[in-house]
Context: one part of a larger RNA
RNA sequence: UCCGGCGACUUAAUGGGUCGAGCGAGGUUAAGAGCCUUGUUAACGCAAGGUUCGGAGCCGGAGCGAAAGCGAGUCCGAAAGGGCGAUUAGUUCGAUCCAUUAGACCCGAAGCCAAGUGAUCUAACCCUGGCCAGGGUGAAGGUGGGGUAAAACCCACUGAAGGCCCGAAGUGUUAACCGUUGAAAAGGUUCUACAUGAGCUGGGUAUAGGGGUGAAAGGCUAAUCGAACUUGGUGAUAGCUGGUUCUCCCCGAAAUAGCUUUAGGGCUAGCGUCGGGCGUUAAACAGCGGGGGUAGAGCACUGGUAGAUGUAGGGGAGGCAACCCCUCUUCCGAAAUCUGUCAAACUCCGAAUACCGUUGUGAAUUGCCCGGCAGUCAGUUCGUGAGGGAUAAGCUUCACGUGCAAAAGGGAAACAGCCCGGACCGUCGAUUAAGGUCCCAAAGUGCGUGCUAAGUGGCAAAGGAUGUGGAUCUACAUAAACAGCUAGGAGGUUGGCUUAGAAGCAGCCAUCCUUCAAAGAGUGCGUAACAGCUCACUAGUCUAGUGGAUCCGCGCCGAAAAUGACGCGGGGCUAAGCACGCCACCGAAUUCGCGGCUGCGCCUCUCCUUCGGGAGGGGUGCGGGGUAGGGGAGCGUUCAUAGUGCAAUGAAGGCAUACCGUAAGGAGUGCUGGAGCGCUAUGAAGUGAGAAUGUCGGA
Repeated sequence: UCCGGCGACUUAAUGGGUCGAGCGAGGUUAAGAGCCUUGUUAACGCAAGGUUCGGAGCCGGAGCGAAAGCGAGUCCGAAAGGGCGAUUAGUUCGAUCCAUUAGACCCGAAGCCAAGUGAUCUAACCCUGGCCAGGGUGAAGGUGGGGUAAAACCCACUGAAGGCCCGAAGUGUUAACCGUUGAAAAGGUUCUACAUGAGCUGGGUAUAGGGGUGAAAGGCUAAUCGAACUUGGUGAUAGCUGGUUCUCCCCGAAAUAGCUUUAGGGCUAGCGUCGGGCGUUAAACAGCGGGGGUAGAGCACUGGUAGAUGUAGGGGAGGCAACCCCUCUUCCGAAAUCUGUCAAACUCCGAAUACCGUUGUGAAUUGCCCGGCAGUCAGUUCGUGAGGGAUAAGCUUCACGUGCAAAAGGGAAACAGCCCGGACCGUCGAUUAAGGUCCCAAAGUGCGUGCUAAGUGGCAAAGGAUGUGGAUCUACAUAAACAGCUAGGAGGUUGGCUUAGAAGCAGCCAUCCUUCAAAGAGUGCGUAACAGCUCACUAGUCUAGUGGAUCCGCGCCGAAAAUGACGCGGGGCUAAGCACGCCACCGAAUUCGCGGCUGCGCCUCUCCUUCGGGAGGGGUGCGGGGUAGGGGAGCGUUCAUAGUGCAAUGAAGGCAUACCGUAAGGAGUGCUGGAGCGCUAUGAAGUGAGAAUGUCGGA
């Protein structure tokens, strides 16, 4: 991993709803007892089931009041009036759904407590034994000698101390490598430490779980230790995770509000479903009547803000010897006035929508009320209006709407949330939507008029540019423009100043006059300064358009990323790109046609009926995506009771199979198998397996 078996909403009591049955102003027995049947026993007896008693008790039949009490009323109140009642049958049993209490759908903790078992591992202690090859070093002391007044001291020999040294046994484990489903649940190889000591070790004994022991690491206490193990309390608890087994039909949510030691849990409401009741009430649309202070706009208020005016005031200057004072002022300048503006917490104004009321249409599978049962309380994308953020985020918080969630199909290459559109089933018929029609790939190499030359199309900004098309304005131009070519471009004068120099051309000042067709006290290059080249300006030549500005369309540059082209899905395209217009076609589970199934309503016919209704046929209208969830109808398994069948001429089970049924499922036949098994009706459940790191067995 696979196969097979097992594997999860039960049972009881109590309460409530619904359905069914009995009786009915009543309903019903409980404990217990008698009898009968069955099982068991030798018997007594016991257990189970049935039936008959048993009226204790319970529910109902009257309520109101704190109560006395009164009573279809009663209580409060002086009364008016108000509160709760009176009108509507209950009760017992069964079934089912839910709740509560119990383990309460199943599996799952880490843990807590109690009683016990452990020191054959290990920790430290105690008792009693055992062990430490060999070699080295050579303390104190001693003896002899020297030495001293005596000592001290010195030398030699002797001596044999030491948590001394080297190193086997023994004990430990430093480093590396190997091993890592190992040879081993801690090892192997080589290296390495101690090795007469706080040494190592055999046997025995004692210390026990909040306890021991610990040269102390929370270490060790039998492969278990921040509280051992075993059993019990125990099915601890788990607002958490996982799992929860056959089918079909109808409807179909929520991810919000309030509260919560609450935030991944709950309760109530909201939204779903089922039953009953009411019976035009709903949404929507139209008419009429309302309030508003948003968008916008505005500046009348509150504030902000640019400019103007320039008063008061200030600065500056002058007069005066000086202060006061007076005068001037191209300076600043409150308030005010004028012009132009800004505002979520400004408003003289003020929509569209939305909302409320009312009338009408609307009319049904609507709405409202009562009751049973839920689920939901992590939401999310996109569009729009806002707050937060950075007018960031696949960001965050609200609001209105859409989808997804719980929605398949077509388009967007692929792509929950975008665009189109909501799948009951069948159909080798038709039609369209979004989007498309050269090939991949269904349908136009369609038509008309333009644009683009960038592969723009097929990413991007500020900004930049004689790209190109269209429109408008303006200047010059046959009295010859623009560009080119030829020629001129002069004189006073080297203007004055400055400067070493400054001559059009470092800089400062001024910028005139003359000649002329025209020519600056000079546009740029250049020189040390001159010179030189050139421009403005003018003439000639040539010849018909030449400059400038604005707006619009499509393009260009700006443009760098990490594995290969790769920023059209690809091929490829100059249209098969872009704009406008037109025709045709393709294109979905849309829509239509035909056949069928089914839910709800209505009409009609037949049959049955306990008269409430039920079953079936036909017609007609509207429906049938669906998670959580509500409701309904069924299939199958085991057993029981009754009835009825099959089976050695072959039961169950197995293998195969093209049959039947909308499904769960049900038959037939052949082979296998070798002894039991169906069907109908009713009832009762250990009643359906693919998942739980499920569990047991097998492969």